[in-house]
């Protein structure tokens, strides 16, 4: 960096640092000197983990000390297709996590 699978409408409001742009990308539309973004700490959540009970290779149900991940807006909305230019589907990109390489 490539590949399979999953999952993305739930949750998080705060406290210090820092000083200007950010929300992947393109269009919109938002956030932000009343301090955003990003960092720490707190937090949230349950992918890997643990622990029980059922039974099939997996389910439910608790737990959070350790790896991750997240902590404005539906992945902030559209982006291709289907549908009527709408609702609503399905895909895609992209973001994560586990596992291969």
């Nucleotide at each position: 960096g490539a590949u399979u699978u999953a999952u993305a409408a739930a949750g998080a409001a705060g406290a210090g640092g820092c000083g200007a742009g950010a929300g992947a990308c393109a269009g919109g539309c938002u956030c932000c000197g009343c301090g955003a973004c990003c960092c720490u700490c707190g937090g949230c959540a349950a992918c890997c983990u643990c622990a029980a009970c059922a039974a099939a290779g997996u389910g439910u149900u608790g737990a959070a000390a350790g790896g991750u991940g997240c902590u404005a807006a539906a992945u902030c909305c559209u982006g291709c297709c289907c549908g009527a230019u709408a609702a609503g589907g399905g895909a895609c990109c992209u973001a994560u996590a586990a596992a291969u390489u």

This is a predicted structure of a 101-nucleotide RNA (SAM riboswitch aptamer (S box leader)) from Psychroflexus sp. MES1-P1E. The coordinates come from a structure-prediction model, not an experiment, and the mean pLDDT is 83.